[in-house]
Context: one part of a larger RNA
RNA sequence: CACCGCCCGUCGCACCUACCGAUUGAAUGGUCCGGUGAAGCCUCGGGAUUGCGAUGAGUUUCCUUCAUUGGGAGUUCGUCGCGAGAACCUGUCUAAACCUUAUCAUUUAGAGGAAGGUGAAGUCGUAACAAGGUUUCCGUAGGUGAACCUGCGGAAG
Numbered sequence: 001c002a003c004c005g006c007c008c009g010u011c012g013c014a015c016c017u018a019c020c021g022a023u024u025g026a027a028u029g030g031u032c033c034g035g036u037g038a039a040g041c042c043u044c045g046g047g048a049u050u051g052c053g054a055u056g057a058g059u060u061u062c063c064u065u066c067a068u069u070g071g072g073a074g075u076u077c078g079u080c081g082c083g084a085g086a087a088c089c090u091g092u093c094u095a096a097a098c099c100u101u102a103u104c105a106u107u108u109a110g111a112g113g114a115a116g117g118u119g120a121a122g123u124c125g126u127a128a129c130a131a132g133g134u135u136u137c138c139g140u141a142g143g144u145g146a147a148c149c150u151g152c153g154g155a156a157g
Base pairs, nucleotide, nucleotide: 003132005129008125009124011122013119014118015117016116017115019113020112023109025108026107027106028105029104030103031102034099035098036097039094040093042091045088049084050083051082052081053080054079055078056077057076058075059074060073061072062071063070135156136155137154138153139152140151141150142149143148
């Protein structure tokens, strides 16, 4: 690019954002009721194995003895006493983990619904801008495809 101008809303199309939403939706985490309950400390027992001491019997060796007399050292089996002590086990306590009840928080799916925004050369009209062809605007009430129309009150932007 100057009225062959500017410009408003419904409807249609495309995209974006948040909202509602059956599904007695889903996931994660916290707290709570109940249940099962590993493991650990303590505890009632248990006593494999083992140390020391005393003692009995057998046996090997050394010293001694007239002597298989006495003594020392080693070793096997047994008894008694004092300790150490594994598995297992009784009871109490702490209590992981899992299941379950209720509740809270944070995320998340969802047919469909109803808003807002953006875009274009879509559709219908032409409400506003000139006295915009009913001056415009504000408040309020009613009505209408839509911009809008009408009543009442007000302002002049």
Predicted 3D model of a 157-nucleotide part of an RNA (small-subunit ribosomal RNA, 3' minor domain) from a metagenome. The coordinates come from a structure-prediction model, not an experiment, and the mean pLDDT is 80. It matches the Rfam family "Eukaryotic small subunit ribosomal RNA". For this family Rfam cites "The comparative RNA web (CRW) site: an online database of comparative sequence and structure information for ribosomal, intron, and other RNAs" (Cannone et al., BMC Bioinformatics, 2002). The family is grouped with related families in Rfam's "SSU clan".